RNA sequence: UGAGUACGAAAGAUGAUCGCGGGUGUCAGAAGGCAUUCGAGGAAAGUCCGAGCUCCAUAGGGCAGGAUGCUGGUUAACGGCCAGCGAGGGUGACCUCAGGGAAAGUGCCAUAGAAAUGUAGACCGCCGGGCGUGAGCCAGGCAAGGGUGGAACGGUGCGGUAAGAGCGCACCAGCAGUCAGGUGACUGACUGGCUAGGUAAACCCCAUCUGGAGCAAGACCGAAUAGGGAAGAGAUGAAGCUGCCCGCUGAUCCUUCCGGGUUGUGUCGCUAGAGCCGUCAGGCAACUGUCGGCCAAGAUAAAUGAUCGUCACCGCUACGGCGGGACAAAACUCGGCUUAAUGACUACUCACAGG
RNA sequence: GCGCCCGUAGCUCAGGGGAUAGAGCACCGGCCUCCGGAGCCGGGUGCGCCGGUUCGAUUCCGGCCGGGCGCACCA
Repeated sequence: UGAGUACGAAAGAUGAUCGCGGGUGUCAGAAGGCAUUCGAGGAAAGUCCGAGCUCCAUAGGGCAGGAUGCUGGUUAACGGCCAGCGAGGGUGACCUCAGGGAAAGUGCCAUAGAAAUGUAGACCGCCGGGCGUGAGCCAGGCAAGGGUGGAACGGUGCGGUAAGAGCGCACCAGCAGUCAGGUGACUGACUGGCUAGGUAAACCCCAUCUGGAGCAAGACCGAAUAGGGAAGAGAUGAAGCUGCCCGCUGAUCCUUCCGGGUUGUGUCGCUAGAGCCGUCAGGCAACUGUCGGCCAAGAUAAAUGAUCGUCACCGCUACGGCGGGACAAAACUCGGCUUAAUGACUACUCACAGG
Repeated sequence: GCGCCCGUAGCUCAGGGGAUAGAGCACCGGCCUCCGGAGCCGGGUGCGCCGGUUCGAUUCCGGCCGGGCGCACCA
C1' cells in the first nucleotide's frame, strides 16, 4: 500500500425566528393569554421468542397438541447470551452448525442400475468343467476390476486361491468393553469380535418445558334507546376463552338472525422500572453484588417540527467555493432475536514492497 | 395497538417431496364464413423473494415482502 476478519462508539453542537403536545404557576366570569419546564430510537419496525401486569377458579388432574434438543454456566424467564466440546469451511485472522436417538419399530430412497437394506443380487467381467472344427453354448464357483448412481455392504497393502472373498495378517476408519484424565460434552491408551447405508426441518422414541386470553386486558363514571322481536339448545347442566375426559363454580342465561342506542378530545390502569449513569469488588466471560448520583414523552391511535446564521465532520475543488448527513418515528412496560441503514476508533490476519 | 389467515397461468382454484406442475374461463394461431360469433384443431403463459434441510423443495423449516379479515361500549 492492497485485500480481509472481529468488535460495533456516535447518530452533530450552538444561536435566532416561527410553530405544536403535556405538566406546573399565574391572570381572567369564560374563551383564552402570559411565564416556566419536559417532549422518540438504536432499531421506537417485524410482532419472531421470553417475562411482568390484568381477567378467566389465589389456574386444579389426565390425555391429546405445541415447543426445545452437544456440555457447563448465566438470568425473573427464554428458542437469548457467555465459556467450552465435536463436526465442517478458510492460507490465515476467524466463521458456520434445528449438534439427542437410524443395533425400538414403521415409511421413503424418483431416474439410472444386476442389486437401494434383503446375510438380497450379477450387465460387462474373472475362474475351472462339459459340449462344439469354430464363433460360441450349457450348468456351476466368484464379487477383485469395469459400468450405474447422491449413496453399492469398510479402505490401503501383503499373503492366500482355480478365480476370489476379513479367508488370514499389518495399518487406518468405525463399533463394543476396560482403564486413565476432565464437573461434563469429550479426549487418550489397551483389548475384543471382524463391519453396522442414508433420511427424524418423515412418522416416531427419549428427556425437559408448556392452562387460555390479551391494556381494544381490566376497573369506574356519564350519556342515550324500543331493557325489543324471531328461531334453537339447556338443571339428564347453558356458560365460565383453543380439542376430549375428570373436577370446581353454576342460569330471566347461551347461540344465530332481524332491529335500536351511545359512539364521550371522561377518570384510573399509565409509566420509578428485573430503571439509567458512574465507582469499586467477584468472575475468562455472560453476569452478579457494594456505594454514590439521577428522574427522562405518556397521547384523542393525532404533539415531538420548519427556516436562517456560525462552528465541527465527510466528499469534490479551476482554492473563490460547492455539495452531503442514512434507516426510520413511541402508544401498557421490560429482556432478547431478526430485519433496515450510515459506519468512527481499536485489535488482528494475509499478500507485496522497503528498512 | 392486538389477534388470525393467504400468496400456484391474465382470473378462479387443484396438486402437500420424485422425471415434462394441472383444470375451467380468458389469450394467440389455423380451419370454417362474404365478415364476425359459435364450433373444431393446435399452442403460449406460471409456484412472491432470500437462505437452510434433503440425492432432489411448489410442497418441509427459518427470515423478509405483499395482500386480506376480525377486535369499542350499552340494552
Two RNAs folded together computationally: RNase P RNA and transfer RNA, 430 nucleotides in total. Rfam match: Bacterial RNase P class A. Rfam classes the family as a ribozyme.